[in-house]
Context: one part of a larger RNA
RNA sequence: UUGGGCGUAAAGGGUCCGUAGACGGUUCUAGGUCGUUCUUUGUUAAAGCCCGAGGCUCAACCUCGGUAAAGCUUAGAAAACACUAGGACUUGAGUCCGAUAGAGGGGAAGGGAAUUUCCCAUCAAGGGGUAAAAUCCAGACAAAUGGGAAGGAACACCAGAGGCGAAAGCGCUUCCCUGGCUCGGUACUGACGUUGAGGGACGAAAGCAUGGGGAGCAAAUAGGAUUAGGCACCCUAGUAGUCCAUGCUGUCAACGAUGAGUGCUAACCCUUAGACAAGAGUUAGGGGUAAAAGCUAAGGCCUUAAGCACUCCGCCUGAAAAGUACGACCGCAAGGUUGAAACUC
Numbered sequence: 001u002u003g004g005g006c007g008u009a010a011a012g013g014g015u016c017c018g019u020a021g022a023c024g025g026u027u028c029u030a031g032g033u034c035g036u037u038c039u040u041u042g043u044u045a046a047a048g049c050c051c052g053a054g055g056c057u058c059a060a061c062c063u064c065g066g067u068a069a070a071g072c073u074u075a076g077a078a079a080a081c082a083c084u085a086g087g088a089c090u091u092g093a094g095u096c097c098g099a100u101a102g103a104g105g106g107g108a109a110g111g112g113a114a115u116u117u118c119c120c121a122u123c124a125a126g127g128g129g130u131a132a133a134a135u136c137c138a139g140a141c142a143a144a145u146g147g148g149a150a151g152g153a154a155c156a157c158c159a160g161a162g163g164c165g166a167a168a169g170c171g172c173u174u175c176c177c178u179g180g181c182u183c184g185g186u187a188c189u190g191a192c193g194u195u196g197a198g199g200g201a202c203g204a205a206a207g208c209a210u211g212g213g214g215a216g217c218a219a220a221u222a223g224g225a226u227u228a229g230g231c232a233c234c235c236u237a238g239u240a241g242u243c244c245a246u247g248c249u250g251u252c253a254a255c256g257a258u259g260a261g262u263g264c265u266a267a268c269c270c271u272u273a274g275a276c277a278a279g280a281g282u283u284a285g286g287g288g289u290a291a292a293a294g295c296u297a298a299g300g301c302c303u304u305a306a307g308c309a310c311u312c313c314g315c316c317u318g319a320a321a322a323g324u325a326c327g328a329c330c331g332c333a334a335g336g337u338u339g340a341a342a343c344u345c
Stems, first nucleotide, its partner, number of pairs: 004316003008298001012313001014202004021195003025089007035081001036078004042072003050066006092192001093189003096185004104178007111155001116150007126137002163170002207248006216242002221237004259312006269288004274283003294301002318345002327338004
């Protein structure tokens, strides 16, 4: 390479958009340059294989004759499929009209509970913390209780296997701007589709740059304990950070460890937003549970497939060295992406 694979054994790209490319609905007409099919020309040494004869007493072996398959090629033909050109269609796809639901995104304003700090008052000697303590706070009046103020961050209950989003993710209330899904009508366009190497955009947390902000929490750090020791677990403090704005980073158990799309394949139950019906139920989306055929090494999956098929992309090929070295590209840096080999088993 062929072949075989990718939920858990190696292997699905973090996610989407989209270029080239690959693949592509129904039907009519025409063409015959590529594919495809048929016939034909040449070639593929001999030997061998296969078939039929013959020679060594048979066989192995040897001799003679013959057909082929397959590839490339010459010439001619066919037109179902494919292709090319033109026309038509509506089921795929999209638009329009009428509705529903939603923590989808961005901006602005507002709200209450709680923590902390400060001020005033009441009160009195403890408070805090732990398995037990101590560091720590407290007659300069703490803790507790009542009133007031400031400031930052997060939004109890509702809350659900619930909803929305491509993923990351999204949860107090109101307003403004804005994306998408779904259902119904079947008015319009008429294959406009699927996938997608490169490419582009988005992308948790931590981290970086500049400027703000800083209540609580809390890497680092300090002290107290514990311990043989304790650069830990526990306690008391506490700085970056966590928050905001702008820019960068581009990673993760970025997980359903399951790429996207289309079609087909038993019944049943729950739930969520619709339409018809308004009682059961029917239909078409989303989220679940259990299960048949089938699949699977098994556990399990099973109309939300890991079943049966097709199209396109990504990826795997013993372990370790190693996601390392070198080079290249990206980055302010941290580092990221791409990505080996020797030695060893």

This is a predicted structure of a 345-nucleotide part of an RNA (small-subunit ribosomal RNA, central domain) from Schizocladia ischiensis. Rfam family: Bacterial small subunit ribosomal RNA. Its mean pLDDT, the model's own confidence on a scale to 100, is 86. The organism belongs to Schizocladia, within Eukaryota.